Source information: Model confidence (mean pLDDT): 84 of 100. A computed fold for a 72-nucleotide RNA from Gordionus sp. m RMFG-2023, annotated as transfer RNA. RNAcentral holds the sequence, with entries from Ensembl Metazoa.

RNA sequence: GGCUCGGUGGCCAAGUGGUAAGGCGUUGGUCUCGUAAACCAAAGAUCGGGAGUUCGAACCCCCCUCGAGCCU
Numbered sequence: 001g002g003c004u005c006g007g008u009g010g011c012c013a014a015g016u017g018g019u020a021a022g023g024c025g026u027u028g029g030u031c032u033c034g035u036a037a038a039c040c041a042a043a044g045a046u047c048g049g050g051a052g053u054u055c056g057a058a059c060c061c062c063c064c065u066c067g068a069g070c071c072u
Base pairs, nucleotide, nucleotide: 001071002070003069004068005067006066007065010024011023012022018055026042027041028040029039030038048064049063050062052060
């Protein structure tokens, strides 16, 4: 330098054009002498950054950036 894959709540991770699942964690509650477990509820991501296409973009195009792998 070229190619491929990836970046989504604090962490892991699904979603591949119709407006962001789930798990862990966090907070509150029930229970308990108390803690944990269990159960109930809640908060929390405009999706790495920018621009474009579209009625509509996490998703498609382009540029940049970060990480991993392969080739030279």